[in-house]
RNA sequence: CUCUUAUCCAGAGCAGCAGAGGGACCGGCCCGAAGAAGCUGCGGCAACCGGCGCAACGCGAGUGGUUGGGUUCAACCGCCUGGCAUGCGUCUGGUGCCAAUUCCGGCAGAAUAACCUUUUCUGGAAGAUAAGAG
Numbered sequence: 001c002u003c004u005u006a007u008c009c010a011g012a013g014c015a016g017c018a019g020a021g022g023g024a025c026c027g028g029c030c031c032g033a034a035g036a037a038g039c040u041g042c043g044g045c046a047a048c049c050g051g052c053g054c055a056a057c058g059c060g061a062g063u064g065g066u067u068g069g070g071u072u073c074a075a076c077c078g079c080c081u082g083g084c085a086u087g088c089g090u091c092u093g094g095u096g097c098c099a100a101u102u103c104c105g106g107c108a109g110a111a112u113a114a115c116c117u118u119u120u121c122u123g124g125a126a127g128a129u130a131a132g133a134g
Stems, first nucleotide, its partner, number of pairs: 001134008013042005021031003025106004043098003048094002050091006057082001058084002060081001062079007102126001107123005
């Protein structure tokens, strides 16, 4: 960089350095000298991946029994385990994030209001992040 899958109306900021931009792109609308981007320190949010613990009882493994057929198989019931899946918690773990819904729209369809223009809904595109593949 490309592809696949999932999520994107929730949540969470202070200080120091710095000094004019920032919100991907375009349009709008915002944020910014009461200090933007960027860097650093500390803090927090979240729970995609990973570790650990607990729960639980879906599947599986093990085991006991009942029934059936007849010699190891099926169905059902119980116990147990912790391999897979699930839920909860936690972390000096790997990332991410901490204005505004991804700030809103951009393309298509439907509904609505109306002839200049609007509003709502659904889907898509683009973008961001994670996990995996190339």
A computed fold for a 134-nucleotide RNA from an uncultured Anaerolineae bacterium, annotated as SAM riboswitch aptamer (S box leader). The model forms 97% of the base pairs in the Rfam consensus. Its Rfam family is "SAM riboswitch aptamer (S box leader)". Rfam links the family to the GO term regulation of gene expression. It was read from a public genome assembly, where an Rfam model found it.